Order: sequence, then C1' cells, then structure tokens
RNA sequence: GCGAACCCCACGGGAGAAUCCGGCCCCGCCCGGUGCCGAAGGAGCAACCGCCCCGGUAAACUCUCAGGCCCAAGGACCGCGGGGGGAAG
Repeated sequence: GCGAACCCCACGGGAGAAUCCGGCCCCGCCCGGUGCCGAAGGAGCAACCGCCCCGGUAAACUCUCAGGCCCAAGGACCGCGGGGGGAAG
C1' cells in the first nucleotide's frame, strides 16, 4: 500500500393493516375507545455449546412493549456510488 467484517452518507427500489368511533375555549403528528398490521427499535427460543444446577446463542419465526394502519413521511432489506474502518494474507 491492497484488503474481509462492521459503521456513516447520497441516490434508486421497497410490503402489510382504519380515509373506523367519540371528545374539544385549544381542531392538533391532540386526547380517549374499538378493530387490525409487522419490515424501524425491543423482547422470546429450536438445534447446538458448556459435566449438572443452570447459563450462552439466529432469523424475514413468535410476541406486539414501542411503532404503524388514504396520500405523504417512515421503513427491514436490495442495488449503486462515496467516506470511515481495519481481521487474515
């Protein structure tokens, strides 16, 4: 110097489910209620590992705390470009 994981940024793509009901000096990304959705985030565990108690541990699975349910925004993830990072070699 090259360089994997990982992190950040820009651009493009990106699902599901309520245009529900009620309230108001305030008409709001407001408050309350009912029904629903899973793909921010969070939580749970099968195989497996550790002698045992018990502990560790994944996801797009499960839960639905949070979030969301016209459009918009957000959005896991994918593509592309840039920056950081630096394992093995």

Record summary
The RNA shown here (Glycine riboswitch aptamer) has 89 nucleotides and comes from Rhodovulum imhoffii. It was read from a public genome assembly, where an Rfam model found it. The source organism's lineage runs through Bacteria, Pseudomonadati, Alphaproteobacteria, Rhodobacterales and Rhodovulum.